Large-subunit ribosomal RNA, domain II from a Thermomicrobiales bacterium, 684 nucleotides, folded computationally.
Its mean pLDDT, the model's own confidence on a scale to 100, is 86.
It matches the Rfam family "Bacterial large subunit ribosomal RNA".
RNAcentral holds the full RNA, with entries from ENA.
Context: one part of a larger RNA
RNA sequence: GCCGACGAGUAUUUUGGCGUGGCGAGGCUAAGGCAGCGACAGCCGGAGCCGGAGGGAAACCGAGUCCGAAAGGGCGGCCAGUCGCGUCCAAAUGACCCGAAACCGGGUGAGCUACCCAUGGGCAGGGUGAAGCGCGCGGAACACGCGCGUGGAGGCCCGAACCCGUGUCCAUUGCAAAGGGCAGGGAUGACCUGUGGGUAGGGGUGAAAUGCCAAGCGAACCCGGAGAUAGCUGGUUCUCCCCGAAAUGCAUUUAGGUGCAGCCCCGGGAAGUGAGAAUGCCACGGAGGUAGCGUAGACGGAUCGGCACGGGGGCUUGCCGCUUACCAACCCGAACCAAACGACGAAUGCCGUGGUGUGUACCCGGGAGUGAGACAGUGGGAGCGAAGUUCCAUUGUCGAGAGGGAAACAGCCCAGACCACCGGCUAAGGUCCCCAAGUCUGAACUGAGUGGGCAAGGCGGUCGCGGUGCACAGACAACCAGGAGGUUGGCUUAGAAGCAGCCAUCCUUGAAAGAGUGCGUAAUAGCUCACUGGUCGAUGGUGCCGCGGCACCGACAAUCCACCGGGGCUAAGUUCAGCGCCGAAGCCGUGGAUGCGGGAUUCCGCAUGGUAGGGGAGCGUCCUGGUCGCCGGUGAAGGGGAGGCGGAAGCCGACCUGGAGGGGCCAGGAGUGCGAAUGUCGGC
Numbered sequence: 001g002c003c004g005a006c007g008a009g010u011a012u013u014u015u016g017g018c019g020u021g022g023c024g025a026g027g028c029u030a031a032g033g034c035a036g037c038g039a040c041a042g043c044c045g046g047a048g049c050c051g052g053a054g055g056g057a058a059a060c061c062g063a064g065u066c067c068g069a070a071a072g073g074g075c076g077g078c079c080a081g082u083c084g085c086g087u088c089c090a091a092a093u094g095a096c097c098c099g100a101a102a103c104c105g106g107g108u109g110a111g112c113u114a115c116c117c118a119u120g121g122g123c124a125g126g127g128u129g130a131a132g133c134g135c136g137c138g139g140a141a142c143a144c145g146c147g148c149g150u151g152g153a154g155g156c157c158c159g160a161a162c163c164c165g166u167g168u169c170c171a172u173u174g175c176a177a178a179g180g181g182c183a184g185g186g187a188u189g190a191c192c193u194g195u196g197g198g199u200a201g202g203g204g205u206g207a208a209a210u211g212c213c214a215a216g217c218g219a220a221c222c223c224g225g226a227g228a229u230a231g232c233u234g235g236u237u238c239u240c241c242c243c244g245a246a247a248u249g250c251a252u253u254u255a256g257g258u259g260c261a262g263c264c265c266c267g268g269g270a271a272g273u274g275a276g277a278a279u280g281c282c283a284c285g286g287a288g289g290u291a292g293c294g295u296a297g298a299c300g301g302a303u304c305g306g307c308a309c310g311g312g313g314g315c316u317u318g319c320c321g322c323u324u325a326c327c328a329a330c331c332c333g334a335a336c337c338a339a340a341c342g343a344c345g346a347a348u349g350c351c352g353u354g355g356u357g358u359g360u361a362c363c364c365g366g367g368a369g370u371g372a373g374a375c376a377g378u379g380g381g382a383g384c385g386a387a388g389u390u391c392c393a394u395u396g397u398c399g400a401g402a403g404g405g406a407a408a409c410a411g412c413c414c415a416g417a418c419c420a421c422c423g424g425c426u427a428a429g430g431u432c433c434c435c436a437a438g439u440c441u442g443a444a445c446u447g448a449g450u451g452g453g454c455a456a457g458g459c460g461g462u463c464g465c466g467g468u469g470c471a472c473a474g475a476c477a478a479c480c481a482g483g484a485g486g487u488u489g490g491c492u493u494a495g496a497a498g499c500a501g502c503c504a505u506c507c508u509u510g511a512a513a514g515a516g517u518g519c520g521u522a523a524u525a526g527c528u529c530a531c532u533g534g535u536c537g538a539u540g541g542u543g544c545c546g547c548g549g550c551a552c553c554g555a556c557a558a559u560c561c562a563c564c565g566g567g568g569c570u571a572a573g574u575u576c577a578g579c580g581c582c583g584a585a586g587c588c589g590u591g592g593a594u595g596c597g598g599g600a601u602u603c604c605g606c607a608u609g610g611u612a613g614g615g616g617a618g619c620g621u622c623c624u625g626g627u628c629g630c631c632g633g634u635g636a637a638g639g640g641g642a643g644g645c646g647g648a649a650g651c652c653g654a655c656c657u658g659g660a661g662g663g664g665c666c667a668g669g670a671g672u673g674c675g676a677a678u679g680u681c682g683g684c
Stems, first nucleotide, its partner, number of pairs: 001684006011093004016088008026050003032044003054061002064075004096235002099232001103225006114199009123189001125158003128154001132150007162186003166183005201217001203213003210219001238618006248261005262370002264367006278358009292344001293342002300337002303334004310327002312324004373398010403414003418592004423588003429582003432567003438579001440578006451569001457553002461550010478535005484508003489503003514529001518527002593608006619673001621670008630662002638657003643652003
C1' cells in the first nucleotide's frame, strides 16, 4: 500500500410536541402481596398522581375573585382528560465514536545511576629525591651554614593494567537504541573497584548540568479514580422523493464558542368567491435634504488687489526717529472651496390610498442549521483616489449552480440541468484551418503584424472637417540678378567695422535693401538672410491656425519563439451599414416519471439544480411471535452465475459447486448497512 473482518446518536428516568390506542368526568396504580416448581401471563393493592374552578400574599370568597370609597382595572369564566405504545427534541447521566497534555490516590523501584555506610580487592616498570638522621668541613658553639651519605616525602614526573571520553575518521535501516579506528587525559589519589547495606517521587541524590533516580525525568513507573475534561482536530456506514438556508443585529473573560432575534423546514389555525393583511405594475397623495446647484447672510477654509494696525530687516540711537520691491491683522473690492455651510434641490428608494395582476401574507406549536463569507458593478470611509487591501451601503454571482462563452480560469458574459431522443429554434460568443458556421455584401480607414500589453510627452505618418492669408495685375518652391550710401552710428575696447557687450535704431538713393537673420575674421574681409526685380506658369496653387479618425516614437529581464490559444492573416485588422448561418443541459417537438392544482372514469395546467438543514416514502441484514396442511439428500444455506425484473436501495434466476438446513407473508425487536477516523486486528 491493497484486501478481508471489526468500527461511531445507544440505554434509563423525567418534561414537552406529534402519531396511535384503552377508558372517559374521570384516568392510572406504586411499593408490596395472592395461587403457581418457575418465566411470561393472571388476580389483588387507590397509598398517591393528573384532571374536574378560579381569584387572592393570606384569612377567605367562589363563576367569579383581587385592588379600590367609587369609577374603573387585573386574572378567570367557551374548548376533556388520563394511562400506555411509537417517534422527535431537551435535561441528567461517559450520552455519537476515537484522541490529550495533565490532576489525585494506593503501590513498585537505588540489580541503571547520584550520594553515603560497612567490609574486602587493585595500581607493570622507570624517574625525581622533601623532612629527618649520620659523617665531614667552617665555626667559640650542643646554634647555624655548606658538602657527602643515608633516607624515601609528594592530590610530584614518564608510562602499561585500570579509569576516562578531548580531537578526528568510520558508522548513522549501525557490529552497537552511543560502537569501532588513530591520536588523547588521569594513573598513590578529592584514585579505581567487588560484595553487603541506606536514602523514594508535593520525594531522594546532586564538586550544581534541572543532572541522575532501570534505554524519554521542569517532577519515575504500575494500577486505580476513569469512559477525567477537550467551546479543539478527525471520523460517523443503504436508496429515492419534496422544500431549502446562513456567514447579519444585539450581548458575551466574547471574538474560530454561546444566548436571543433574523433567514430554512414540518404540522395546525383564522379568513374564505372575497380583497382585510404579503407582493409586482400603473395612477394619485405624502414626508425628506442625498446627487446636483449655490456662496445673499452666518460659519470654517483659501487666493489676488487696495488701505493699513503690528512685526521683521537696514540706518540712526540717550529719547525721539528715518527707511524698506520683507511678513502682515482689521476693513474695502474681486473671484473661490466645503462630510459636519444652505435663501435651492432631483432621480431612485420609503409611507399611504385607489386600480389591476400574483396567490400568499399572518398567528400558534415542533425541528434545524448559520452567526470565518468571497468576488464583481455602483455610492462612500480608511489607505497613496496603492493592493487579489480593509470597513459600511446596495445589486448580482459563487457559496449551495451543472451547461455555453471568456485558450486554460468558484465570484465576469449568456443561461438556471426531472429522465430519454442519431429532431428543430436561438442567447452570449462566433463563422480561413485546428473547430460547428460567410474566405458573405456595400463603404471607408490602417501599412504599424498596428491589430495581438502600457502613460506623460513627442511627431511635415496618413485620411477627413473647419477657419484664415497670398495668388494669372503671376502667388509658393527653385533658378538668375540686386541686397546700396551717410557709416567703421555712439559708447566701450588693444581692436569692436551689421554680427563680444551697453545705448540709440535715424536720414538718403531707390524696384528693393535691417544701424542687420545666421556662418565667419584678431579686427577687417568673405558667404548668407530679410527685402526687391526677372525666369517659370498653379484643370490635386501655396502658407498659417484649429478639430477629429487610424497609425508612429516613448517600449529594457533573466531556460529558443512566449504580450493573437496555435497555424497563419494585409484582411482572417479597424469603423459604419446589411443579410445569412453556427452555437447551451435556454426555448420548441415526441415519449416517460414524480409532486401540486383544476376538471373529473378518458384530460389539462404548473412545478421538479442544490451544501448545512427540515420533512416524506422505501430496500436490505440478524433475531422473535404468528401464518403458509411452505421448500429441502429427487440436494437447504453458502460460493460462481448465462439470463431476466424494478424509479433506486435491490430482487428473481437455468446451470455448476456445496452437503443440511432454509424461505414467503403479517407483526415485533435490534450489537442493522463502511471507503476514508496518521482507525483496530489479520492476510499478502